[in-house]
This is a predicted structure of a 109-nucleotide RNA (SAM riboswitch aptamer (S box leader)) from Paranoxybacillus vitaminiphilus.
It was read from a public genome assembly, where an Rfam model found it.
It matches the Rfam family "SAM riboswitch aptamer (S box leader)". Gene Ontology term of the family: regulation of gene expression.
Its mean pLDDT, the model's own confidence on a scale to 100, is 85.
Of the family's consensus pairs, 97% are formed in the model.
RNA sequence: UUCUUAUCAAGAGAAGCGGAGGGAACUGGCCCAGUGAAGCUUCAGCAACCAGCCAAUUUUUGGCCAGGUGCUAAAUCCAGCGAAUUGGUUUCAAUUCGGCAGAUAAGAA
Numbered sequence: 001u002u003c004u005u006a007u008c009a010a011g012a013g014a015a016g017c018g019g020a021g022g023g024a025a026c027u028g029g030c031c032c033a034g035u036g037a038a039g040c041u042u043c044a045g046c047a048a049c050c051a052g053c054c055a056a057u058u059u060u061u062g063g064c065c066a067g068g069u070g071c072u073a074a075a076u077c078c079a080g081c082g083a084a085u086u087g088g089u090u091u092c093a094a095u096u097c098g099g100c101a102g103a104u105a106a107g108a109a
Stems, first nucleotide, its partner, number of pairs: 001109008013043005021032003026080004044072003049068002052064005076101001081098007
């Protein structure tokens, strides 16, 4: 980097350095930001994918734990493509579902 599987409306921030951007990318919107963005460091926290341990109705499910990851504004901030329903009917709007893209974990190449 690619592929497969699972999950993605819950949860959890302070300090120091830094000094203007940031919310993945493009477009549109909407937000955050000198009352200090990104990034880095330290400490703290959240969760429980994998590992470990225990049990059972034993190949799956439940519990414990916190070693390997991950995460700590807003639904993955929202939309973009398609379908259905409702309202309006010229354009459209709302809701739901699916898709695309992405993130994380585990496995494979």